[in-house]
Context: one part of a larger RNA
RNA sequence: UUGGGCGUAAAGAGCUCGUAGGCGGUUCGUCGCGUCGGCUGUGAAAUCCCGAGGCUCAACCUCGGGACUGCAGUCGAUACGGGCGGACUUGAGUUCGGCAGGGGAGACUGGAAUUCCUGGUGUAGCGGUGAAAUGCGCAGAUAUCAGGAGGAACACCGGUGGCGAAGGCGGGUCUCUGGGCCGAAACUGACGCUGAGGAGCGAAAGCGUGGGGAGCGAACAGGAUUAGAUACCCUGGUAGUCCACGCCGUAAACGUUGGGCGCUAGGUGUGGGGCUCAUUCCACGAGUUCCGUGCCGCAGCUAACGCAUUAAGCGCCCCGCCUGGGGAGUACGGCCGCAAGGCUAAAACUC
Numbered sequence: 001u002u003g004g005g006c007g008u009a010a011a012g013a014g015c016u017c018g019u020a021g022g023c024g025g026u027u028c029g030u031c032g033c034g035u036c037g038g039c040u041g042u043g044a045a046a047u048c049c050c051g052a053g054g055c056u057c058a059a060c061c062u063c064g065g066g067a068c069u070g071c072a073g074u075c076g077a078u079a080c081g082g083g084c085g086g087a088c089u090u091g092a093g094u095u096c097g098g099c100a101g102g103g104g105a106g107a108c109u110g111g112a113a114u115u116c117c118u119g120g121u122g123u124a125g126c127g128g129u130g131a132a133a134u135g136c137g138c139a140g141a142u143a144u145c146a147g148g149a150g151g152a153a154c155a156c157c158g159g160u161g162g163c164g165a166a167g168g169c170g171g172g173u174c175u176c177u178g179g180g181c182c183g184a185a186a187c188u189g190a191c192g193c194u195g196a197g198g199a200g201c202g203a204a205a206g207c208g209u210g211g212g213g214a215g216c217g218a219a220c221a222g223g224a225u226u227a228g229a230u231a232c233c234c235u236g237g238u239a240g241u242c243c244a245c246g247c248c249g250u251a252a253a254c255g256u257u258g259g260g261c262g263c264u265a266g267g268u269g270u271g272g273g274g275c276u277c278a279u280u281c282c283a284c285g286a287g288u289u290c291c292g293u294g295c296c297g298c299a300g301c302u303a304a305c306g307c308a309u310u311a312a313g314c315g316c317c318c319c320g321c322c323u324g325g326g327g328a329g330u331a332c333g334g335c336c337g338c339a340a341g342g343c344u345a346a347a348a349c350u351c
Stems, first nucleotide, its partner, number of pairs: 003323004007305002012319001014201004021194003025088007033081002035077008048066007091191001092188003095184005103177007110154001115149007125136002162169002206247006215241002220236004258318006266296012300307002324351003333344004
């Protein structure tokens, strides 16, 4: 609990789709539901307010008036909201013509590097560190050359550069497929925005079944360090990391900033498109316009930091959320999950 807020103080749901609901462009007509006005009825008394009176005053009591902010009926108004009907094109969508892109899925494929195996050359060390040791090596290692196997990741390009709703996406080719932007203005004619519940997507780790396993590497073992060293450093190394299918549903899921629309100085980079000028043509260039992405900055805002046409400014619509710290994102209950656990979510007590 009126309210005031949510970038950093408590507070934007991880993201999207979408049900109910809330809200909704221009114009004409109509109804008169909301809305507004008049009248009538009712709104018990007491209480309350105003005036007058009675107890010597007051409290208290009595009388008159008002009020009782409401409801109903009736008559009227029709700007605004709403219902119904008609029209419109600027919102939204479609169509046509272009464009960029690590957007998604599947299949195939390439080179560098690490490791391992085989063979050649070759000999006593290699490796590792602050220094060492564990470890590897005369059963021939390290180094070097050739061949082979296998898995994972894709140097340079690479960029506060691109794409995606978010998570996220990077070697190459092909197939399938989503979205966006620009231009034209042919079509539909408000078809829109948001979105309680709900559904789907959702990094890493983790779980189930089956594969795979090069490198890395929780756990674990050993060597060091140290007073100790269940660590940091070193040598190994299992799960895992990879693939398929199925779960989990969390995060500093962050721009710590919900979505939509409109309005409000500029400057300067960069990505995509259009137009104009210039240019014999191309490329480059100048200007302009739409969309994206950065930096700087005015007004304004802000507790300050800062934000500032990508707003945290000025407004409207819808949703989510906050309400002192600890207890506690816990207990209990419910729902979900194979489990781990997740979601929802207190209180006592205490400061």
Molecule: small-subunit ribosomal RNA, central domain
Organism: Blastococcus sp.